[in-house]
Notes
Predicted 3D model of a 71-nucleotide RNA (transfer RNA) from Euryarchaeota archaeon RBG_16_67_27. It matches the Rfam family "tRNA". Rfam describes the family as follows. Transfer RNA (tRNA) molecules are approximately 80 nucleotides in length. Lineage of the source: Archaea > Methanobacteriati > Methanobacteriota. Its mean pLDDT, the model's own confidence on a scale to 100, is 82.

RNA sequence: GCGUGGGUAGUCUAACGGUAGGACGCCGGCCUUCCAAGCCUGCGACGCGGGUUCGACUCCCGCCCCACGCA
Numbered sequence: 001g002c003g004u005g006g007g008u009a010g011u012c013u014a015a016c017g018g019u020a021g022g023a024c025g026c027c028g029g030c031c032u033u034c035c036a037a038g039c040c041u042g043c044g045a046c047g048c049g050g051g052u053u054c055g056a057c058u059c060c061c062g063c064c065c066c067a068c069g070c071a
Base pairs, nucleotide, nucleotide: 001070002069003068004067005066006065007064010024011023012022013021018054025043026042028040029039030038047063048062049061050060051059
């Protein structure tokens, strides 16, 4: 340099073009003599910039980063 796959909360992981969901975590509460476990509630995310579209995490283009392969 070229090709392929990927980038979504602090971490991991989903999502036909139509309200971004789950788990762990964290805050608060219930329970317990206390802690842990359990139960309830809340917090928090689409790598960046354009394009297409009524509407983009999703499709297209460019860039950045990660992994693998080729040279």